[in-house]
RNA sequence: UACUUGACGUUGGGAGAACCAGCUUUCUGGUGCCGAAGGAGCAACCGCCUCGGAAUCUCUCAGGCCAACGGACCAGCGCCAAGAC
Numbered sequence: 001u002a003c004u005u006g007a008c009g010u011u012g013g014g015a016g017a018a019c020c021a022g023c024u025u026u027c028u029g030g031u032g033c034c035g036a037a038g039g040a041g042c043a044a045c046c047g048c049c050u051c052g053g054a055a056u057c058u059c060u061c062a063g064g065c066c067a068a069c070g071g072a073c074c075a076g077c078g079c080c081a082a083g084a085c
Base pairs, nucleotide, nucleotide: 001084003083004082005081006080008078009077010076011075012074013073018031019030020029021028022027032065033064034063038061039059040058041057045053046052047051
């Protein structure tokens, strides 16, 4: 330092799935449903290969099913660390 990777902060984007009864303002019960917090499982693949890592796949414990909030993930900016030059 116009580069790369990672952590953190911040801004923007960001999907899916609901009916019934009671109650009456988001509560209670029943039945059903969703997959993108977290968690668990399988293992294509990767590495320094007796080992370690590993999906948006699978499960649905947790969570969610008007809006809001949240939200994996993506992008911008800031900052820190490592690498590279």

The RNA shown here (Glycine riboswitch aptamer) has 85 nucleotides and comes from an uncultured Rhodobacteraceae bacterium. Its mean pLDDT, the model's own confidence on a scale to 100, is 75.